Predicted 3D model of an 89-nucleotide RNA (SAM riboswitch aptamer (S box leader)) from Ilyobacter polytropus. The sequence is in RNAcentral, with records from Rfam and Ribocentre.

[in-house]
RNA sequence: UAUCCAUCAAGAGAGGUGUAGGGACAGGCCCGGAGAUACCUCAGCAACCUACCUAUUCAGGUGUGGUGCUAAUUCCUGACAGAUGGCAA
Numbered sequence: 001u002a003u004c005c006a007u008c009a010a011g012a013g014a015g016g017u018g019u020a021g022g023g024a025c026a027g028g029c030c031c032g033g034a035g036a037u038a039c040c041u042c043a044g045c046a047a048c049c050u051a052c053c054u055a056u057u058c059a060g061g062u063g064u065g066g067u068g069c070u071a072a073u074u075c076c077u078g079a080c081a082g083a084u085g086g087c088a089a
Stems, first nucleotide, its partner, number of pairs: 001089001004086005013042005021031003025078004043070003048066002051062004074081001
């Protein structure tokens, strides 16, 4: 990076750096110098993979490790759209 499968109305923020746009795209609607978005640190949420435990026919638990996530239903609508995880190439 393209393919396949699953999920996307629940849940979870403080500090620091830094400065002007940001929420993927279009239209809307919002967020933002009372400092957003981003990055870093710490904390947390969740349970996709993994590890362990229970149960025993595929379920439940813990949260060890790998991801992910922590404004708004993927913010809303749209599209041959997007995001995340897993398998294989």
Overview:
The organism belongs to Ilyobacter, within Bacteria. Rfam family: SAM riboswitch aptamer (S box leader). For this family Rfam cites "The S box regulon: a new global transcription termination control system for methionine and cysteine biosynthesis genes in gram-positive bacteria" (Grundy and Henkin, Mol Microbiol, 1998).